[in-house]
């Protein structure tokens, strides 16, 4: 110095699903608040394989599943990817 890794920031991209229905608030609409059924999965959380151990049991994995939680105009949020900037490790 370059290169992998992990974190953390910052920038871009970034899917899905009721602009539902009563009721209240509001001069009316929007919006808000409480309820009701419907529905998505990529916040976050929880489960299980293969394998592995010390083998009763336990330990592990996800974009799978599960919808608690979050969401279902818009806006916000977003797993994940790319780029930059720091920090830490290892060859």
């Nucleotide at each position: 110095c370059c290169u992998c890794a992990c974190a953390u920031a910052c920038a871009g991209g970034g899917a899905g699903a009721c602009g539902u229905u009563g009721c209240g608030c509001c001069a009316u609409a929007a919006g808000c608040g409480c309820a009701a059924g419907g529905c998505c999965g990529a916040a976050g959380g929880a489960g299980c394989a293969a394998c592995c151990g010390c083998c009763c049991c336990g330990g592990u994995a996800a974009a799978c599943u599960c919808u608690c939680a979050g969401g279902c105009a818009a806006a916000a949020g977003a797993a994940c990817c790319u780029g930059u900037a720091u920090g830490u490790g290892g060859a």
Glycine riboswitch aptamer from Roseicyclus sp., 91 nucleotides, folded computationally.
It matches the Rfam family "Glycine riboswitch aptamer". Rfam links the family to the GO term glycine biosynthetic process.
NCBI's taxonomy places the organism under Bacteria, Pseudomonadota, Rhodobacterales, Roseobacteraceae, Roseicyclus.
The coordinates come from a structure-prediction model, not an experiment, and the mean pLDDT is 78.